A computed fold for a 351-nucleotide part of an RNA from Saccharimonadales bacterium (SeqCode), annotated as small-subunit ribosomal RNA, central domain. It matches the Rfam family "Bacterial small subunit ribosomal RNA". Its family is annotated with ribosome and structural constituent of ribosome in the Gene Ontology. NCBI's taxonomy places the organism under Bacteria, Bacteria candidate phyla, Candidatus Saccharimonadota, Candidatus Saccharimonadia, Saccharimonadales (SeqCode). The coordinates come from a structure-prediction model, not an experiment, and the mean pLDDT is 82.
Context: one part of a larger RNA
Parts: sequence; C1' cells; structure tokens
RNA sequence: CUGGGCGUAAAGAGUUGCGUAGGUGGCUAGGUAAGCAAGUAAUGAAAACUGGUGGCUCAACCAUCAGCCUAUUAUUUGAACUGCCUGGCUUGAGAGUAUCAGAGGUCGCUGGAAUUCCUUGUGUAGGAGUGAAAUCCGUAGAUAUAAGGAGGAACACCAAUGGCGUAGGCAGGCGACUGGGAUAUUUCUGACACUGAGGCACGAAAGCGUGGGGAGCGAACCGGAUUAGAUACCCGGGUAGUCCACGCCGUAAACGAUGAAUGCUAAUUGUUUGGGGUAUCGACCCCUUGAGUAAUAAAGCUAACGCGUUAAGCAUUCCGCCUGUGGAGUACGGCCGCAAGGCUAAAACAU
Repeated sequence: CUGGGCGUAAAGAGUUGCGUAGGUGGCUAGGUAAGCAAGUAAUGAAAACUGGUGGCUCAACCAUCAGCCUAUUAUUUGAACUGCCUGGCUUGAGAGUAUCAGAGGUCGCUGGAAUUCCUUGUGUAGGAGUGAAAUCCGUAGAUAUAAGGAGGAACACCAAUGGCGUAGGCAGGCGACUGGGAUAUUUCUGACACUGAGGCACGAAAGCGUGGGGAGCGAACCGGAUUAGAUACCCGGGUAGUCCACGCCGUAAACGAUGAAUGCUAAUUGUUUGGGGUAUCGACCCCUUGAGUAAUAAAGCUAACGCGUUAAGCAUUCCGCCUGUGGAGUACGGCCGCAAGGCUAAAACAU
C1' cells in the first nucleotide's frame, strides 16, 4: 500500500463551454506476441524460519538433511482477454435534409400605467405619519382635483407545479445579428468517443476605477419616537449605491447542500413541446412513440429522514474532495488584485 466515504454527520470544485497531458473505450476478421498463461534452465549468500533426524541426562542451545527465500533473467510453446498493426461494420459520435418550441444572447428603436418634480387653473385648512405620537410639509396657499411639461427606473394582467440557458441567470412591444436544443428521416462519415490534473473562458449581489445619469428606493449620516439605555426595530429626511458605457473584482445557503458520461431495473397521474395512428367536414377526444418538467409509488438502497427510470437502486470509466473539535479557512511564504481582498495553506497549544 491492498481501506471506508462525500443529499442532511467531515467531504462534489460556482459553472459548464472549450479542452492539453494522462486514464478509459463499440461490433468483427486476420496478423503480432508487449502484457498474460504454461514448461524448462540459471541465479535467488549465510544466518533466521518450517519439517525430519541426531548431540548436550531434558530444554533452551547446537549439528545435519530437505523445504522456503513469494523474485529476476533467458528460452520454448499457447493466443481466450488487453495492447499494437492491417482490413471491414453501424448501434456510440458527428454531418446532411425537412420541420418545431422557447423571458437563450448582443445591439438598436419604441409603448402605456405609476411615482416624483415643475408650470397653470379650481379650492381652503389642514396634510402626512403611528400602537400612540412627534420630528416633517402647509395661509409665501399644502393635501385634493384638472390640464400641460420634464426625467429616470421598472414592466401589472397574460403567468403556470410553465418555458429557455452550461451555470450565474433570462419577462412590455418591434426589428437586425446570433448560440444551443428537440422531433422525423436513416442520406453521408465510419469509433472520429467518455472523462479531464494543469490551462483558457464565463460567473448574482456588494465593492473598486473613469465618464455619464439620478425618478423611486436607500447602507452611512441627521432628526423624531420607544426604552433603564436604544449606536436598533417604528416615523421624517437623506449621501454613496441602485441605472448606462468601458475596465476591474471572482466571491454567495453560486443549493437539487446531490461531479460528468454510459448501460440496465415495476407501474400510475399531471403538465410543456414534437412525430405517428384513429376519429371527424375540421378542431377537440382517444391510442401510441420521443424529448423535457412535476407528483405518488413496487423492488432495491439509506443511520434515519427520505431517494426511487430526472436514483441517493444495480454496474463501469474518469476527475474533484474528506479523515475528531477548537486554534483556522487563520499565520507565514507564494501567485493574483488599484484597493477591498481572493486563491493556495500549516503548526505550537488546548481538548
């Protein structure tokens, strides 16, 4: 070392995309003989160890014989499996053709409701707020109401247990450009595949830099209350921010707390979206077959909760991660960052 695990006990990296090295890899024919199997030979010191026999009166101890020394090398033979070489196949994968659904992405244009502010008219003493109040606004005419204007941000209903996207995420309407997916067909290529250490790319919110923008909301901050106090909860204000462009940051309960891929293993129901059939004038209805998304549940699994063809079942391949608690996701060092900080990551000591 040969171990056990990772939904909730420690443990799946935020995410896949792309993907290097590496690991693994469909069906079939022939060859090869590296792995593999068998035989033979050489080496495998002595001691020790195991068994037999013998010597010290026994034993420990000693002697002797055999085995063992699990291995390495050479050679001969074999060819099921793996590898390698050559040829073939189509079910994996990809391409084509015909359709289809969708808040997938980027950019531009545009719409109405509402809030706020401004102007004008009507109108008069209140309004706002709360558990109750007060700060606050208002006779310099508020609130209310009507008309007009400005500006920013978000898109009611539709709306769903619904859809799309690798994840983060994506929702008024229209257009341009553009990514992915599904179904049908089985036309083409013929294993071109899976995973993936490093690496590249993307990555909510907050935060940072430069320049814009600023309606509402609103950290900080200032008041009013509450209270023993109230650096809070409640109320009145309110800066950064929230918005846009470009550039950073790289973290979240980034969650399905569940890595990716492939195959296999009862059913039932809802829903989204394709195909086929039946029916019909047609649409519904009904049957069937895919791809998603949900709810029950057999077997099985699980410590239990629960999971259960979207597995946490049964298996295989590859990667990541865990190893009592605190110290600590910290110190030090390194790398990255404008900074904030991030990534990597201990020990003493305590228990």